[in-house]
RNA sequence: GGGGCGGUAGCUCAUUUGGUAGAGCGCUUCGUUCGCAACGAAGAGGUAGGGAGUUCGACUCUCCUCCGCUCCA
Repeated sequence: GGGGCGGUAGCUCAUUUGGUAGAGCGCUUCGUUCGCAACGAAGAGGUAGGGAGUUCGACUCUCCUCCGCUCCA
């Protein structure tokens, strides 16, 4: 320098071909308990690495760019 894969909630990851984003763990509150744990209920938390474009509409398609892993040179 070139190719491939990945970047979504604090963490690990979904989101099946474009229709306004979820799960598990973790966190907060409440209930059960003398208390803890466990269990049950409710809740907070991200607009998707950044930017531009296409579209009525983009995490999803296109382009540029940043970061990580990997292959080639």
Molecule: transfer RNA
Organism: Planctomycetaceae bacterium